[in-house]
Context: one part of a larger RNA
RNA sequence: GUCUGCGAGUUAUCGUUCGUGGCAAGCCUAAGUAUUUCUGAUAUGGAGGCGAAGCGAAAGCGAGUGUGACAAGCGCGACAUUAGUCGCGGGCGAUAGACCCGAAGCGGAGGUGAUCUAGCCAUGGCCAGGUUGAAGCUGCAGUAACAUGUAGUGGAGGACCGAACCAGUGUACGUUGAAAAGUGCUUGGAUGAGCUGUGGCUAGGAGUGAAAGGCUAAUCAAACCCCGUAAUAGCUGGUUCUCUCCGAAAUAGCUUUAGGGCUAGCGUCAGGCAAGGAUUCGAGGGGUAGAGCACUGAAUGGCUUAGGGCCCAUACCCGGGUACCAAAACCAAUUAAACUCCGAAUACUCGAACUCCGUACUGGCAGUCAGACCGUGGGAGAUAACUUUCAUGGUCGAAAGGGAAACAACCCAGAUCGCCGGCUAAGGUGCCCAAACUGGAUUAAGUGGUAAGGAUGUGAAAUUGCAUAGACAGUGAGGAUGUUGGCUUAGAGGCAGCCAUCAUUUAAACAUAGCGUAACAGCUGACUCAUCGAGCGAUUUUGCGCCGAAAAUGAUUGGCGAUUAAAUCCAGUACCGAAGCCGCGGAUGCAUAUUACAUUCGUGUGAUAUGCGUGGUAGGAGAGCGUUGUCUGUGCGUUGAAGCGAAACUGUAAGGGAUCGUGGAGCGCAGACAAGUGAGGAUGCAGAC
Numbered sequence: 001g002u003c004u005g006c007g008a009g010u011u012a013u014c015g016u017u018c019g020u021g022g023c024a025a026g027c028c029u030a031a032g033u034a035u036u037u038c039u040g041a042u043a044u045g046g047a048g049g050c051g052a053a054g055c056g057a058a059a060g061c062g063a064g065u066g067u068g069a070c071a072a073g074c075g076c077g078a079c080a081u082u083a084g085u086c087g088c089g090g091g092c093g094a095u096a097g098a099c100c101c102g103a104a105g106c107g108g109a110g111g112u113g114a115u116c117u118a119g120c121c122a123u124g125g126c127c128a129g130g131u132u133g134a135a136g137c138u139g140c141a142g143u144a145a146c147a148u149g150u151a152g153u154g155g156a157g158g159a160c161c162g163a164a165c166c167a168g169u170g171u172a173c174g175u176u177g178a179a180a181a182g183u184g185c186u187u188g189g190a191u192g193a194g195c196u197g198u199g200g201c202u203a204g205g206a207g208u209g210a211a212a213g214g215c216u217a218a219u220c221a222a223a224c225c226c227c228g229u230a231a232u233a234g235c236u237g238g239u240u241c242u243c244u245c246c247g248a249a250a251u252a253g254c255u256u257u258a259g260g261g262c263u264a265g266c267g268u269c270a271g272g273c274a275a276g277g278a279u280u281c282g283a284g285g286g287g288u289a290g291a292g293c294a295c296u297g298a299a300u301g302g303c304u305u306a307g308g309g310c311c312c313a314u315a316c317c318c319g320g321g322u323a324c325c326a327a328a329a330c331c332a333a334u335u336a337a338a339c340u341c342c343g344a345a346u347a348c349u350c351g352a353a354c355u356c357c358g359u360a361c362u363g364g365c366a367g368u369c370a371g372a373c374c375g376u377g378g379g380a381g382a383u384a385a386c387u388u389u390c391a392u393g394g395u396c397g398a399a400a401g402g403g404a405a406a407c408a409a410c411c412c413a414g415a416u417c418g419c420c421g422g423c424u425a426a427g428g429u430g431c432c433c434a435a436a437c438u439g440g441a442u443u444a445a446g447u448g449g450u451a452a453g454g455a456u457g458u459g460a461a462a463u464u465g466c467a468u469a470g471a472c473a474g475u476g477a478g479g480a481u482g483u484u485g486g487c488u489u490a491g492a493g494g495c496a497g498c499c500a501u502c503a504u505u506u507a508a509a510c511a512u513a514g515c516g517u518a519a520c521a522g523c524u525g526a527c528u529c530a531u532c533g534a535g536c537g538a539u540u541u542u543g544c545g546c547c548g549a550a551a552a553u554g555a556u557u558g559g560c561g562a563u564u565a566a567a568u569c570c571a572g573u574a575c576c577g578a579a580g581c582c583g584c585g586g587a588u589g590c591a592u593a594u595u596a597c598a599u600u601c602g603u604g605u606g607a608u609a610u611g612c613g614u615g616g617u618a619g620g621a622g623a624g625c626g627u628u629g630u631c632u633g634u635g636c637g638u639u640g641a642a643g644c645g646a647a648a649c650u651g652u653a654a655g656g657g658a659u660c661g662u663g664g665a666g667c668g669c670a671g672a673c674a675a676g677u678g679a680g681g682a683u684g685c686a687g688a689c
Base pairs, nucleotide, nucleotide: 001689002688003687004686005685006684011096012095013094014093015092016091017090018089019088020087021086022085023084026050027049028048032044033043034042035041036040054061055060064076065075066074067073099238100237102235106228107227108226110225111224112223118202119201120200121199122198123197124196125195126194127192129161130160131159132157136153137152138151139150140149141148165189166188167187170185171184172183173182204220206216207215208214241624242623243622244621245620246619251264252263253262254261255260265368266367267365268364269363270362271361276357277356278355279353280352281351282350283349284348290342291340292339296336297335298334300332301331302330305326307325308324309322310321311320312319371396372395373394374393375392376391377390378389379388380387401412402411403410416586417585418584419583421582422581423580427576428575429574430560431559432558436573437572438571439570440569441568442567453547454546457544458543459542460541461540462539463538464537465536466535474531475530476529477528478527480504481503482502485499486498487497510525513524514523515522587614588613589612590611591610592609593608594607595606596605597604598603625678627675628674629673630672631671632670633669634668635667636666643662644661645660646659649656650655
């Protein structure tokens, strides 16, 4: 892992509510007792309980009562409309282990452990070999004597090197190992605070510890076994047959509360017939969007002008100037969530009306309290985030189908079932891949299939200038004279700089727009003529393109591929395309009508027709299937029961099941009843493989 079996809302009491039954202003017995056909039943038993009256803390009073000085008012009651009580069954709650499994832990004057390990006690054992050479002693030297020196001797040491032995430094291997801690190489100690055998002592808030919270039997920040014990778990996981009807929430308030709960909101079921909702009309209040500047602020320019600054003048008083700063007033143009002279649409409140819905309300039972994204209006942030936080709508959540290559949330559209029928939506119609053509434009970038910014890309529109009295571009020629204008300057001759910028000859020619020279010179330009012969400039708006464009494995409109398109825009006509809509047939819920039967006359059950429905998580409600057993009835079985294998056929599903084989003795069906009543999940439990 698979298979088979087992495996989770139970039982008791009390309460509440619904269904159902008995009796009813009443209802019921409990223990006990008696009888009996004795796990049972019948009778008896009214002790007691609930109800029929409330109010008050109570005394108490009583359809009233409490408060109160009160005949007042107010609170709680009574009435017009009185229903309870006792069984049985269902839902839910409370108390109990209370749907099942699951802690780490806590407690026990309960127990077992020092054969591992820590320390200690007693008694034994072990340490190859080599090296060093302390004290002391002896001889000699030496001293007044000591001291001291020297040569021997001697054999000390938590001394040295290094086996056994003990340890475990580094590294490799090992990591379902040879091994639940090892092996190889390497390394430390190796006469000592050494190592070790045997026997013994100390233990669970206790021991022992050269101290690491280490060790106390592969277990230690409190051992192991048993018991309290089914500890508790606002947490995780699991919770077993079918179909039908409806169908949420992820919000508010409070919470030692935030992943839990309570009440409300939203769901469902029952009662409930008019209290409710939608729409339209009418009446309201408002200060948002927008707008505005009348207030409060912000903020720009001008004009005017207080007050300052600076300059001039001044003995002082008067003064003058000002490209400085600037209050107030005025003019013009702006601006605001915490400005408003104004001011919508919506929304909200109240009232009325016709039509539509079937609600409001009361009670039973819930679930929900982590929401997500998208559009819109805001806040936070950086007008960042698949960011965060509100409001409002949608979708997902709980929604399948078609489209967007793939893609909860986007677009279309809400799946009762069947059909080898039809029409459409979004989106599409070269091929992959169902379906396409016509007309008019644009793009040349594979743009389509990335921005600010930049540019004689190209199409369209508009305004304006020049032009056959010859434009624009090109080419040829001219581009002069006074004059080197004056000043300045070493020089200044069109062209360093300053001033002026005239006149003449002309077709035209600047006291020169640029380059150049030390200064001249030189080369262009403006301007003019000739040549040429028809359009040429400028500006604005707009369509589609271009550059901008760099990333790490091989690239991508989904791919292939496509250029008067298979790209883009406009117009038109077809077609394809979904579980949408329609058609045909079937099922089922609700409503209405007709009808049959039953009826406690309220209605219930069935049949037919018509209309509207039938996605669904949490969850509510309903109807059924199957398993085991009990009672009553009725059947089957050695001419073969159950079980097992195969299985026609059949029911909307759970399921039913002829027949054949196997098997060899019990088992169905109908009605009622009672449950140890349904398995794929729980890292489920046991067994097998």

Large-subunit ribosomal RNA, domain II from a marine metagenome, 689 nucleotides, folded computationally. The full RNA is in RNAcentral, with records from SILVA. It matches the Rfam family "Bacterial large subunit ribosomal RNA".